[in-house]
C1' cells in the first nucleotide's frame, strides 16, 4: 500500500470428472424505442478506392538588375508636353533560406523495424551559442528585358543587351587537411603534443547616421572614413538533430527440415559523412539450422489501453515517442539534411484537355463529393493566443493551431419540483363480492424558482507592438462573444422513458391463446386453468437514457509460472539400448557466471497512485511527491548451483567363488496318440445330434489284432512354480550362448539416471519365394435349426497353421499402473542363495496374499504405492465428426506412422447409492404345480359385453383387477337417449322493486287437446299481528311486519365437459410381510446399519449373535358367529315327574313344574400348563396324556408405507369451462328388449348313481299390516272365493328338497332332454303389440360328456339338494346375498409353470425388460473429401527485353557498354473458387428390414488380423477380463 465469491445445467439420487453457459468489467462502436439543458472529450475500424471546387509554404528590395502605376523634387520648355531622380505600391526574374518541418495515412514490414541498455577510438549535423583568426586582387558571363522563330495548348528555340551576397581564378592562411618522424597515454585497428613539407577560403556585401571627397545644370547619385547593425570565409568548442553498429525482447506454423555462390571468410582496389560484401577482382570452402534454419500465414513498434487479486491474457483509436508510406514500380538530382506527399526523371494503369500532333494530373492535408458500409461530422470563424518559415524589423505565410457547428458516441454535472393533502375521491385492475390495489399518486392549499423565457449589465484570455538615444507618460492589439459570468422580472408554468417480472435474478396477478400463435442467454416453457407466448394491471432495475447485436478480459485452476493431470473418467510410448539435452554422492582449495546487498544511471512527457489545487462540484486541468526494470555501471559477500584444482567410497563397475532355472541359437534322438496304407478275425450297421439328416458301410466299414507311412505336438512332472526387457518360453541328449542372485571385500575412483531424434527387438493374422502337409481349420459344398438362418449344431473342406529365406511392425502389445534414487508399521506364504552343529532364528535377492500411517471421486493402493520427495522421458484438455480427410513419409501389397476442419450435440464419461429387471444363483410361501374331485371350452336357452344396425338403439366400467359390473328390478314411470306438442323467473329456492288484498288464487263448471297446456264462464272463499287516529262499542280509516298472488330484476336449471383440476368411497398387489421413525454409529454423499446372519414361525413370530439401543403403522391380540360345561332366565319354548280330562291303545287336551331341549344374557374352558424326545442353551418343534376343543379348534369383521395420473362429475359433494324461449322443464309415442356374427359368465341336459308315478321323515334361516294370509269350497292347473289368526319364539308364508319305501321305465335321441311353435287360460298393472311372468293341452330342435385350451376346491371343504331374503304393482332372478340336509377324494413332493417374499449376483434398465439398442435401406436439409478439368491469385528458375537514371569509355556532343523497373516466353511450386459425376459422415416426433450389444442379452464380451455376408454381423488364429455361474486347488482372513 493492496486483497482472491459464485450460481444454472448429465443423474431416480450421490460424489467426481467434464463441457456449455450466466452474473461483473470495458468499447473510435451500431440497431431499436425514447429524448430537457450545460461542461469535457471523442467521431471512415470498412476500398492505402476514385475525386469536382475552394484553400493547406512561403518569405526577403536591408543581395541583385528590370518594369508598371502613383506621388514628391529637379532640368528643359510659354505651354501642351518631354527627360533625370527620389519615395511607395505592385509584377515576374537573378540571388538567398525555408520547402526534408508542420499535417495526413498505416499500405507494406516479422526485422533493414520497435522496446531497454549500450558503443561509434568507423561519422555528419544549416539555423543557434562561444572562442582563434581572416575578408586582398581581378575576370568573364547569364535570366529578367529586347527582338525573331515554332506550337492549338504545355511550352520552347535562335539572336542580342545587363546586375548582384549568382558564377570563376588568383593571392594569403593554421590550430585544418594529407604525408613524415619523435615523445605521451590509451581499449584494438587508435588519441593528444610536437618537428618538416605540401594543399585549401571569403561577399567587407548590405542597412542606418555622422564626416571628407568627388560626380551633376539641379534633384540627386558615386567613392572614402568612423560608430552601430544584419551577414561573409576557415578553424576550435558547445548545442541540437540525425548516421552505423551490437546485446537483450517482440504472434502463429514442422501437414515448411534442410537454406545458401557475394553465399562466409580473406587480400587489393572502389564507394560513403561513416564501418562493413555495400560494390569490385582474385584466393579459400565455408556460413545458417531442431535453442527451428529456409519457407508460409498473420501483424506498423512502444508509451500505455482494457480486464484480472496477482501472474496473466486482449488491444494499440484519441495523445506522445520512433518507424514505414505519399496512385502503382524503377531512379537519381539538389541540398546540411531527401532518394522527397502538395520537387524532377522514366515504365504503367486510371481520369481530365485536344487543332490528333501532342499535353495535363495525384486529397493516406482541411473542408467537401461518389463508392463501399451496420457505422463516423462544416465545402464554418481567426491568426486574438500558442507554435512554426522568413525578414534588421513592421510585417507577411500558416485548413499546424486557437474556437465555433453537427453527432446521447462516451464520461461528469444539473432539471422535470418542494411541503401539505382521505383509513383513502373517480378510473382502471383484481376478488373468497367482505375487500385490496394503484395511493399522498392526483384534485385542492401553501412554498421555491435550478435549466428554460424576458430585460439590464459584461469578462479572464494581451504578452507584445508601436513610440524613444535609452526609458516612462502614452497610443494600438480578441476569431471566441455580446459568450461565459452577475443583477432583476414573471412563472409549476416547457422537460420521462427504456427494459425486465419460471430458475439462475430484483420483480405477479388477471384476460386471450391451446405443441398453435409464439417465447429463449442456458435449463427450457406452450397439447383448455401458461406468473416462461400475447395484452393488461401492478412490481422491479436503471434513467436522459434503455435495451439489442458484435468483439475483449473475467468468472475459466478450462493450458494449471504463480496453480492441473494420466489404474478404472481424456492421458504411460509394445519393449529394451543410446544420441544430443536435462540432471547429479562426500571432504577441500580457487573463482564469482548464476544468486543475494548497497550505491548510481537511466527507465521521455502524458498516463497511473497519494497528497494540494482551479473551474460554484464533478469530469477535466494545474502542482508536489511516489510507483514503474529478467535495465546499465561500481563496489561488496561466497552458503548453494555453476566453473576449475586436489581428494575420498557409500553410488556404479571390475574380480574370485558358488547357486537355481521351460532364458536364446543349432545339432541329433525318442514314446503315447490321429490319419493313411496293408494284411488278420469279424458283420450290419457306423457316426453324430437336443432331435435328425448329410456323411460312411455287404466293393465288408464300425470294432479289433499285426505290419508300414507321414507330419504335428510333447501327457504325468505342473505349483497365483521358474526364466526373460518386452513379445515370449514346457519331452529327452550335446555344443554354443546372455542375463540374474548370494558369498568374499581385492580392484577403478563418480566411470551415474533419464533420454527428444535415432537403433535393434517385437503375439496372431496377412504378404514374397522355396519346401512340406497328419490332425485342426477362415473361404467353400452339404445336412439340419429357423418366419428366414449367408450363424450358433452336424458331415465335408482349401489357405493358412509347420520348416528355410525375406517383409509387415499391429493388439484388451494390460499391473488397462513409463525408468531410477531415498524414506514410510507389521504379519503369512513362496523359490534361491548365505549364517548357525540345527532351528519355526536372522540376513539378501524372488514371487504373493492380507493389512499400519498416508493416499483415493469412489473402487481400492499400501517396501513389488496408487504413500512421502527429488530427476529425466511420454502422453492429456467435451462428446460425435474420426484415428477419418489431405498432405508427406514407410510398406509387394495389406495396411502403418504422422493427423485435421467444416459441421453437429449439451451433454458424453467415472465410481458408488437405491430400486427394477435377469431365458443370474441360494432360500421360503402360495389350489402355483404335483395328487385328486367336479367344472367351462361343443348343445340349447338365460343373461352381459364387443361389433353391427338404427330416428335413438342413453351413459359408463375394457388384461389380471371390464363383461349377472354401476343395475337389491327398463311396458308407462324409471329414463339420463330419439320423434313430436307445449312452457319461459320456470317442476324447485332465496332476496329486492312495484302493483295487488271485493285482485289473484283456490272451490265449481265449460270448451279445445293424445297429453301438457292453451282458452273461458259463473257463485262462493278471499288472512294474522302491531302501532295511531276516530268510534260508546261493534267496527272504521292509515302505517308497518307477516302471508298471499302477479309484474319486472338478481337468479334457478342442467345426468351437459374436464375422475388428467378435486373431496370422498372402491377395486389391485394382498391377510402378501412387509413400510419407516427417533438417538447412535459409519459413509464426503446419495445412502447405509438398526430390518442382516444362524434358528424357528402362519407371520419382521420368537430366540441367540451383533454398532446398535428403542419406537411407530402393519402380524398377533383385544370384538362378533360357532363347537363344551355351569349360572341366571321360564313365555309364545319345553314335557321328565305329580294330577285331571278324552280316548280300547298310541295320542291329544288341561293343570303343575323349569329337571332337559331350546332362547337371551353372563361365566369357565386352551395357555405348549404337563410328561418324554430334539435343539449348545433358547425360542420352538416331534410325540403323548388329560380334555368337548391342542398347539392360530373353525368361520368372520379388520387391508400397513405405497403402486397402476387404476375406477367413479351419471350416488353425493366440487373448482374451472359451457348452455340459459335451451345443452332447462312438461307432456305423448318410440327406445335402453334390434341382430349376419363373436366372447364372458350361468342354467338346464345329454340320462339308469337316472326319469317318471305313488307314500313317507328330517332343518336352519329368514319375512309378514296399502302386509303375510290358515282351515274349508271352485278350478286338472295358474288360479278364484274365503276370512280364522298375526305387529309374531304364539298365526301365517310353509311343501323343505336329496333321502327312505314300493312300483316303472331297459339303453333307444328314449317314458332322457326339454328349445321352438300353436292353441286356450290366470295374475299383477291406467296399459302385458312392440315388451311381463305363470297355468294347462298340443309340438318335441341341438345335444349321447364335449379341440386346443382352461377355471374351482384340502373337510363338515368340493361335490350335489333344496330353502329364505332384498328389490319388488308384477316380472325377465337361471343374477345376487344368506341358510341349512347329505357329504367325499387327494396331497409321494417342491424339478418344472404362475404369483410372492428375503439374501447375494450383473447391469448400457430409472417412463426402470412392454427398458434400453446397433447396422443397412428409402426420403429431406446441411456442412465435407475425391474428380476429367477450368478460373483466379502468389512465387521460385532459365531465357527474352531494355525506359529513367548512375557508373565506366571517348577531350566535348553525339555515340556505344555495365547495371537496370515494367513487360514477355518458357517451366515449376504453394494457396483460393467452380466442377458432371461419386465417397462417406451429420442432422431430422411417430418409414423398412432384421436384433448385433447391455442380464449368462438367450453362441460371454472385447481388442488385432484375415476372409465371408442386405444390414446390424458371422467365422477362422492369437490375445485380454473391463465374463455371469456351478465345481475344483492353491492363498488369505478369524477362532
Nucleotide at each position: 500500500a493492496a486483497g482472491u465469491a459464485g450460481g444454472g445445467u448429465u443423474u431416480g439420487a450421490u460424489c467426481g470428472u467434464g463441457g456449455c453457459u450466466c452474473a461483473g468489467g470495458g468499447c473510435g462502436a451500431a440497431c431499436c424505442c425514447u429524448g430537457g439543458c450545460g461542461g469535457u472529450g471523442c467521431g471512415c475500424u470498412u476500398c492505402a478506392c476514385c475525386c469536382a471546387u475552394g484553400c493547406a509554404a512561403g518569405c526577403c528590395g536591408a543581395a541583385c538588375g528590370c518594369u508598371a502605376c502613383a506621388g514628391g523634387c529637379c532640368g528643359g520648355g510659354c505651354a501642351a508636353c518631354c527627360g533625370g531622380u527620389c519615395u511607395g505600391u505592385g509584377g515576374a526574374g537573378u540571388g538567398g533560406c525555408a520547402a526534408a518541418c508542420g499535417g495526413c495515412c498505416g499500405a507494406g514490414u516479422a526485422a533493414u523495424g520497435c522496446a531497454u541498455a549500450g558503443c561509434u577510438a568507423a561519422c555528419c549535423u544549416a539555423c543557434c551559442u562561444u572562442c582563434c583568426g581572416c575578408a586582398a586582387u581581378g575576370g568573364g558571363a547569364u535570366a529578367a528585358c529586347c527582338u525573331g522563330g515554332g506550337g492549338a495548348a504545355a511550352c520552347u528555340c535562335g539572336g542580342g543587351c545587363u546586375a548582384a551576397u549568382a558564377c570563376c581564378a588568383u593571392a594569403u592562411a593554421a590550430u585544418g587537411c594529407c604525408a613524415u618522424g619523435u615523445c605521451u597515454g590509451g581499449u584494438a585497428u587508435c588519441a593528444g603534443a610536437c618537428u618538416u613539407g605540401g594543399c585549401c577560403a571569403a561577399a567587407g556585401g548590405g542597412a542606418u547616421a555622422g564626416g571628407g571627397g568627388g560626380a551633376g545644370u539641379a534633384a540627386u547619385c558615386c567613392u572614402c572614413u568612423u560608430a552601430u547593425c544584419c551577414g561573409g570565409c576557415g578553424g576550435g568548442a558547445g548545442a541540437u538533430g540525425g548516421g552505423g553498429c551490437u546485446a537483450u525482447g517482440u504472434c502463429c506454423u514442422a501437414u515448411c527440415a534442410g537454406g545458401u555462390a557475394g553465399u562466409u571468410g580473406g587480400u587489393g582496389g572502389g564507394g560513403u559523412a561513416a564501418u562493413g560484401g555495400c560494390c569490385u577482382a582474385c584466393c579459400a570452402a565455408g556460413c545458417c539450422u531442431a535453442u527451428g534454419a529456409c519457407g508460409g500465414g498473420u501483424a506498423g513498434c512502444u508509451g500505455g489501453c482494457c480486464u484480472g487479486a496477482g501472474a496473466g491474457g486482449g488491444c494499440g483509436g484519441u495523445c506522445a515517442g520512433c518507424c514505414g508510406g505519399a496512385c502503382c514500380g524503377g531512379c537519381a538530382c539538389u541540398g546540411c539534411g531527401a532518394c522527397a506527399c502538395g520537387g524532377g526523371c522514366c515504365g504503367g494503369a486510371c481520369u481530365c484537355c485536344u487543332a490528333c500532333g501532342g499535353g495535363a494530373g495525384g486529397c493516406a492535408g482541411c473542408a467537401g463529393g461518389g463508392g463501399g458500409g451496420a457505422a463516423u461530422c462544416u465545402u464554418g470563424g481567426g491568426c486574438a493566443a500558442u507554435g512554426g518559415g522568413u525578414g534588421a524589423a513592421a510585417g507577411c505565410c500558416u485548413g499546424a493551431c486557437c474556437c465555433a457547428g453537427c453527432g446521447a458516441c462516451a464520461c461528469c454535472g444539473c432539471g422535470u419540483g418542494c411541503g401539505g393533502g382521505a383509513a383513502g375521491a373517480a378510473g382502471c385492475c383484481u376478488c373468497u363480492c367482505g375487500g385490496g390495489g394503484u395511493g399522498u399518486a392526483a384534485a385542492c392549499c401553501g412554498c421555491u424558482g435550478u435549466u428554460g423565457g424576458g430585460a439590464g449589465g459584461g469578462a479572464u484570455a494581451a504578452a507584445g507592438g508601436g513610440g524613444u538615444a535609452a526609458a516612462a507618460u502614452c497610443c494600438c492589439u480578441g476569431a471566441u462573444a455580446g459568450u461565459a459570468c452577475c443583477u432583476c422580472c414573471a412563472g409549476a408554468g416547457a422537460a420521462a422513458g427504456g427494459g425486465a417480472c419460471g430458475g439462475c435474478u430484483a420483480a405477479c396477478u388477471c384476460c386471450g391463446u391451446g405443441c398453435c400463435a409464439g417465447c429463449a442467454g442456458c435449463c427450457g416453457c406452450g397439447g383448455u386453468a401458461a406468473u416462461a407466448c400475447g395484452g393488461a394491471g401492478g412490481u422491479c432495475c436503471c434513467a436522459a437514457g434503455g435495451g439489442u447485436u458484435g468483439c475483449c478480459c473475467g468468472g475459466a485452476g478450462u493450458u494449471a509460472c504463480u496453480g492441473g493431470g494420466c489404474g478404472u473418467a481424456a492421458a504411460g510410448g509394445g519393449u529394451c539400448c543410446g544420441u544430443a539435452g536435462g540432471c547429479g554422492g562426500c571432504c577441500u582449495g580457487a573463482u564469482a557466471a548464476g544468486u543475494c546487498c548497497u550505491c548510481u544511471a537511466u527507465g521521455a512527457a502524458a498516463u497511473c497512485u497519494g497528497c494540494c489545487u482551479g473551474c460554484u462540484c464533478a469530469a477535466c486541468g494545474g502542482g508536489c511527491a511516489g510507483a514503474g526494470g529478467u535495465u546499465g555501471g561500481a563496489g561488496g559477500a561466497a552458503a548453494c548451483u555453476g566453473u576449475u584444482g586436489g581428494g575420498c567410497u557409500c553410488g556404479a563397475g571390475a574380480c574370485u567363488g558358488g547357486c537355481a532355472g521351460g532364458g536364446g541359437g543349432a545339432g541329433g534322438c525318442g514314446g503315447a496318440a490321429u490319419u493313411c496304407c496293408c494284411g488278420g478275425u469279424g458283420u450290419a450297421g457306423c457316426g453324430g445330434u437336443g432331435a435328425a439328416a448329410u456323411g460312411u458301410g455287404u466293393a465288408g466299414a464300425u470294432a479289433u489284432c499285426g505290419g508300414g507311412a507321414g507330419g504335428a505336438a510333447c501327457g504325468c512332472c505342473g505349483a497365483u512354480g521358474c526364466c526373460g526387457a518386452a513379445g515370449g518360453g514346457g519331452g529327452c541328449c550335446u555344443c554354443c550362448u546372455a542375463g540374474g542372485c548370494c558369498a568374499g571385500u581385492u580392484c577403478u575412483g563418480a566411470c551415474g539416471c533419464u533420454g527428444a531424434g535415432g537403433g535393434a527387438c517385437g503375439a496372431a493374422a496377412g504378404c514374397c519365394g522355396g519346401g512340406g502337409g497328419a490332425g485342426c481349420a477362415a473361404a467353400c459344398c452339404g445336412g439340419a435349426u429357423u418366419a428366414g438362418a449367408g450363424a450358433c449344431c452336424c458331415g465335408g473342406g482349401u489357405a493358412g497353421u509347420c520348416c528355410c529365406g525375406g517383409c509387415u511392425g499391429u493388439c484388451a502389445a494390460c499391473g488397462a499402473u513409463g525408468g531410477g534414487u531415498g524414506c514410510u508399521a507389521g504379519g503369512u506364504c513362496u523359490u534361491g542363495g548365505g549364517g548357525u552343529a540345527a532351528a519355526u532364528c536372522c540376513u539378501c535377492g524372488u514371487g504373493g496374499c492380507c493389512g499400519a500411517a498416508g493416499c483415493u471421486a469412489a473402487c481400492g493402493c499400501g517396501u513389488u504405492a496408487a504413500g512421502c520427495a527429488c530427476c529425466c522421458c511420454g502422453c492429456c484438455u467435451g462428446g460425435g465428426g474420426a484415428g477419418u480427410a489431405c498432405g508427406u513419409u514407410c510398406g509387394c501389397a495389406a495396411g502403418a506412422a504422422u493427423g485435421a476442419a467444416a459441421c453437429u450435440c449439451a451433454a458424453a464419461c467415472g465410481a458408488a447409492u437405491u430400486g427394477a429387471c435377469g431365458g443370474g444363483g441360494a432360500c421360503c410361501c402360495g389350489a402355483a404345480c404335483a395328487a385328486g374331485c367336479u367344472g367351462c371350452g361343443g348343445u340349447g336357452c338365460a343373461u352381459u359385453u364387443g361389433g353391427u344396425u338404427u330416428a335413438a338403439u342413453u351413459c359408463g366400467a375394457u388384461g389380471c383387477a371390464g363383461c349377472g359390473c354401476g343395475a337389491a328390478g327398463a311396458a308407462c314411470c324409471u329414463u339420463a337417449c330419439c320423434c313430436g306438442g307445449g312452457c319461459u323467473u320456470g317442476a324447485c329456492a332465496u332476496g329486492g322493486c312495484a302493483a295487488c288484498u271485493c285482485a289473484a288464487g283456490c272451490c265449481u263448471g265449460g270448451c279445445u287437446g293424445a297429453a301438457a297446456g292453451g282458452c273461458c264462464a259463473u257463485g262462493g272463499u278471499g288472512g294474522a299481528u302491531g302501532u295511531a287516529g276516530g268510534g260508546a262499542a261493534a267496527c272504521c280509516u292509515a302505517c308497518a311486519u307477516c302471508a298471499g298472488u302477479u309484474g319486472c330484476c338478481a337468479c334457478a336449471g342442467g345426468u351437459g365437459c374436464u375422475g388428467c383440476a378435486u373431496g370422498g368411497c372402491u377395486g389391485u398387489c394382498g391377510u402378501c410381510a412387509g413400510c419407516u421413525c427417533g438417538u447412535g454409529c459409519c459413509g464426503u454423499g446419495a445412502g447405509g446399519c438398526g430390518u442382516c446372519g444362524g434358528g424357528u414361525u402362519a407371520a419382521g413370530u420368537c430366540c441367540c449373535a451383533g454398532a446398535a439401543c428403542g419406537a411407530g403403522c402393519g402380524c398377533a391380540a383385544c370384538c362378533c358367529c360357532u363347537a363344551c360345561u355351569c349360572g341366571c332366565u321360564g313365555u309364545u319354548g319345553c314335557c321328565a315327574c305329580u294330577c285331571c280330562c278324552c280316548g280300547a291303545a298310541a295320542g291329544g287336551g288341561g293343570a303343575a313344574g323349569c329337571a332337559c331341549u331350546c332362547u337371551g344374557c353372563g361365566a369357565g374352558g386352551a395357555c405348549u400348563g404337563c410328561c418324554g424326545g430334539c435343539g449348545a442353551a433358547g425360542a420352538g418343534u416331534c410325540g403323548g396324556a388329560g380334555g368337548a376343543a391342542g398347539g392360530a379348534g373353525g368361520g368372520g369383521a379388520c387391508g400397513a408405507c405405497g403402486u397402476c395420473a387404476a375406477g367413479c362429475c351419471c350416488g353425493c359433494a366440487u373448482g374451472g369451462c359451457c348452455c340459459u324461449u335451451a345443452u332447462g322443464c312438461c307432456c305423448g309415442g318410440g327406445g335402453c328388449u334390434a341382430c349376419a356374427c363373436a366372447a364372458g359368465u350361468g342354467c338346464a341336459a345329454c340320462a339308469a348313481u337316472g326319469g317318471c308315478c305313488g307314500g313317507u321323515a328330517c332343518a336352519a334361516a329368514g319375512g309378514g299390516a296399502a302386509g303375510c294370509g290358515a282351515a274349508c269350497c271352485c278350478g286338472u292347473g295358474a288360479g278364484g272365493g274365503g276370512g280364522a289368526g298375526c305387529a309374531a319364539a304364539u298365526c301365517c308364508c310353509a311343501a323343505a328338497a336329496a333321502g327312505c319305501c314300493g312300483g316303472u321305465c331297459c339303453c333307444a335321441g328314449u317314458u332322457c332332454g326339454g328349445a321352438u311353435u300353436g292353441g286356450a287360460g290366470u295374475c299383477u298393472g291406467c296399459a302385458a303389440u312392440u315388451c311381463g311372468a305363470c297355468u294347462c293341452c298340443a309340438u318335441g330342435a341341438a345335444g349321447u360328456a364335449g379341440g386346443a385350451g382352461u377355471g374351482g376346491c384340502u373337510a363338515g371343504u368340493a361335490a350335489u339338494c333344496g330353502c329364505a331374503g332384498a328389490u319388488c304393482a308384477g316380472c325377465u332372478a337361471c343374477g345376487c346375498u344368506g341358510c341349512g340336509g347329505u357329504g367325499a377324494a387327494u396331497a409321494c413332493g417342491u424339478u418344472c409353470c404362475c404369483g410372492g417374499g428375503u439374501c447375494c449376483u450383473g447391469u448400457a434398465c430409472a417412463c426402470a425388460c412392454c427398458g434400453c439398442c446397433c447396422g443397412u435401406c428409402a426420403c429431406g436439409c446441411c456442412a465435407u473429401g475425391g474428380a476429367a478439368g477450368u478460373c483466379a491469385u502468389c512465387u521460385g528458375c532459365a531465357c527474352a527485353g531494355g525506359a529513367a537514371a548512375u557508373c565506366c569509355c571517348c577531350a566535348a556532343a553525339a555515340g556505344g557498354g555495365a547495371u537496370g523497373a515494367a513487360u514477355g516466353u518458357g517451366u515449376g511450386g504453394g494457396u483460393g473458387g467452380c466442377g458432371a459425376c461419386u465417397g462417406g459422415g451429420g442432422c431430422g416426433a411417430a418409414g423398412u428390414c432384421g436384433u448385433a450389444a447391455c442380464a449368462a442379452g438367450g453362441u460371454a464380451c472385447c481388442c488385432c488380423u484375415a476372409c465371408c455376408g442386405g444390414a446390424a454381423g458371422g467365422u477362422g488364429g492369437g490375445g485380454g477380463u473391463g465374463g455371469a455361474u456351478c465345481a475344483c486347488c492353491u492363498c488369505c482372513u478369524u477362532u
Predicted 3D model of a 1535-nucleotide RNA (small-subunit ribosomal RNA) from a Pseudomonadota bacterium. NCBI's taxonomy places the organism under Bacteria, Pseudomonadati, Pseudomonadota. It matches the Rfam family "Bacterial small subunit ribosomal RNA". Gene Ontology terms of the family: structural constituent of ribosome and ribosome. Its mean pLDDT, the model's own confidence on a scale to 100, is 85.